Molecule: RNase P RNA; transfer RNA
Organism: Steroidobacteraceae bacterium
RNA sequence: GGAGUCGGCCAGGCAGCCGCUGUUUUCCUUCGGGAAGCAGAGGAAAGUCCGGGCUCCGCAGGGUAAGGCGCCAGGUAACGCCUGGGGGGCGUGAGCCCACGGAAAGUGCAACAGAAAGCAAACCGCCCAAGCGCGCGUGCAUCGCGCGACGGCAAGGGUGAAAGGGUGCGGUAAGAGCGCACCGCGCCAGCGGCAACGGUGGCGGCACGGCAAACCCCGCCUGGAGCAAGGCCAAAUAGGGAAGCACGCAGCUUCACGGCUGCAAGGCGUGACCCGCGUCAGCUUCCGGGUAGGCUGCUAGAGGUGCACGGUGACGUGCAUCGCAGAGGAAUGGCUGCCCACGACAGAACCCGGCUUAACGGCCGACUCCCUCU
RNA sequence: GGGCCAUUAGCAAAGCGACCCAAUGCGCUCCCCUGUCGAGGGAGAGAUCGUCCUUUUGAAUCCGACAUGGCCCGCCA
Numbered sequence: 001g002g003a004g005u006c007g008g009c010c011a012g013g014c015a016g017c018c019g020c021u022g023u024u025u026u027c028c029u030u031c032g033g034g035a036a037g038c039a040g041a042g043g044a045a046a047g048u049c050c051g052g053g054c055u056c057c058g059c060a061g062g063g064u065a066a067g068g069c070g071c072c073a074g075g076u077a078a079c080g081c082c083u084g085g086g087g088g089g090c091g092u093g094a095g096c097c098c099a100c101g102g103a104a105a106g107u108g109c110a111a112c113a114g115a116a117a118g119c120a121a122a123c124c125g126c127c128c129a130a131g132c133g134c135g136c137g138u139g140c141a142u143c144g145c146g147c148g149a150c151g152g153c154a155a156g157g158g159u160g161a162a163a164g165g166g167u168g169c170g171g172u173a174a175g176a177g178c179g180c181a182c183c184g185c186g187c188c189a190g191c192g193g194c195a196a197c198g199g200u201g202g203c204g205g206c207a208c209g210g211c212a213a214a215c216c217c218c219g220c221c222u223g224g225a226g227c228a229a230g231g232c233c234a235a236a237u238a239g240g241g242a243a244g245c246a247c248g249c250a251g252c253u254u255c256a257c258g259g260c261u262g263c264a265a266g267g268c269g270u271g272a273c274c275c276g277c278g279u280c281a282g283c284u285u286c287c288g289g290g291u292a293g294g295c296u297g298c299u300a301g302a303g304g305u306g307c308a309c310g311g312u313g314a315c316g317u318g319c320a321u322c323g324c325a326g327a328g329g330a331a332u333g334g335c336u337g338c339c340c341a342c343g344a345c346a347g348a349a350c351c352c353g354g355c356u357u358a359a360c361g362g363c364c365g366a367c368u369c370c371c372u373c374u
Numbered sequence: 375g376g377g378c379c380a381u382u383a384g385c386a387a388a389g390c391g392a393c394c395c396a397a398u399g400c401g402c403u404c405c406c407c408u409g410u411c412g413a414g415g416g417a418g419a420g421a422u423c424g425u426c427c428u429u430u431u432g433a434a435u436c437c438g439a440c441a442u443g444g445c446c447c448g449c450c451a
Base pairs, nucleotide, nucleotide: 001370002369003368004367005366006365007364008363009362010361012339013338014337015336016335017334018333020040021039022038023037024036025035026034027033028032042345046356047355049354050353051352052351053350054226055225056224057223066222067221068220069219070218071085072084073083074082075081086100087098088097089096090095101217102216106215107214108211109210123157124156125153126152127151131147132146133145134144135143165183166182167181168180169179170178184206185204186203187202188201189200191198192197230296231295232294233293240287241286242285243284244283245282248263249262250261251260252259253258266280267279268278269277270276303322304321305320306319307318308317309316310315340343375447376446377445378444379443380442381441384400385399386398392431402418403417404416405415406414424440425439426438
């Protein structure tokens, strides 16, 4: 100098003017309004994919179902998150990635190709020890050559995503864990580690192929709903309850309460008044529930910052310090001037911890590789 | 705030691990038929299954993330 990896931080700046929301003080004070000061979006406020707080409902305990999670240990309020470690993969490296329990409990799946695809199989191929024939030979034995399947083999070829360990040496008719060494695999023992696991020794010639983001099995977790949760105050109308007032006259019936019929009187509607018609059976006061509406929940919280200590770390403990949006058609904006690297994604709605997704650019720190110079 | 569904050719729509470089109908193109058009008959084209990943030998189909569109529920009388 170039290329890269990891972690952290910022998110146009300054000034003036005019506004918006909250709050404190103060003034006019009847509701209410004015003035001044202070504060006023994010790293994702987003998607709503997980986890918790809070609130109401449910709940003795256990099980089933349904859903989720899944190497080990730790952190945490909790998690599917984070940290550290193990194993596997990628990268020269710093580092990065992994839904990473069980396929020797069961069921199931594997098209096409291929001989064979699940207690393996033999198309091409390889072989000729048995057998047969020929040669040499009197004959036997032996040797050589050839044939050779209803024989042997699985080394090589070919098919496939996958063909029942790999490499090498020996061995053999040819071959083969058939034998041996190393690697892989399984079992056992003891060692290190909390553990996942690692490594050592011995034994076993290899049984136990793949798929569980197929059913399933094992282990663990989960009660339901959500701030339109929930709480308080509380109109009008209707309906509920209580008290008071009114509840007439006549007839029939009944022992009585009461019922029926007729007459009279009343409220409401028909704009008002009268008549008529319809309808109701009362009128007044009070009480409680609930609706509209209002208030609350509503921001001091698993909070921020700094220091110290413990821990590899996530994180924890202690001390000090700070006050940091809270709307309800929903505030955080607009205009002007200057500057620069010309400004991305995007706007709180009960609150937190994560994950995921979106996104101009800039700064800082640690580290790696390459080139050059000293 | 909570829950659910859909996306496959111009349109509609089946398929839910291999049979599928994906059925079918309407539409489109060409040919036959007809004096011509339509109808009818025959042949053909047209889809990287919304996007990006994952699992698997193999994905339209399974898993995850994202995008777009749509639906339902939540008060009282």